[in-house]
This is a predicted structure of a 102-nucleotide RNA (THF (Tetrahydrofolate) riboswitch aptamer). It was read from a public genome assembly, where an Rfam model found it.
RNA sequence: AACAGAGUAGGGGAUCGCGCGUCAAGUGCCGCCGGAUGGGAAGUUGCCGGCGGACGAAGGGCAGGAGGGGCUGCCCGCGGUGCGUUUCCCGCGUCCGCUGCU
Numbered sequence: 001a002a003c004a005g006a007g008u009a010g011g012g013g014a015u016c017g018c019g020c021g022u023c024a025a026g027u028g029c030c031g032c033c034g035g036a037u038g039g040g041a042a043g044u045u046g047c048c049g050g051c052g053g054a055c056g057a058a059g060g061g062c063a064g065g066a067g068g069g070g071c072u073g074c075c076c077g078c079g080g081u082g083c084g085u086u087u088c089c090c091g092c093g094u095c096c097g098c099u100g101c102u
Stems, first nucleotide, its partner, number of pairs: 001102001003100003010090005016084004020079003029053007039096003043092001059076006
């Protein structure tokens, strides 16, 4: 010096556990602000948080109770639902560094 490679934040599938909602929060979408983000530098997609906006849903069974209920308990569902387990797949474009090789 050439060539090859690894590693971030995180994303997706499957799995199991514990929850939340079903009296609609959450998820998804849009805007603004802030933050973190390969070992280093700058930085974007993406990610996280806050605020605001638009949209928007699936309940049912049994028991309790004088009776009924949106009450209480259990069960079956439902939600592009939260957190975690195990596992598989994907994952820095630039410069430097790192590993291998010549």
Record summary:
The model forms 94% of the base pairs in the Rfam consensus. Its mean pLDDT, the model's own confidence on a scale to 100, is 77.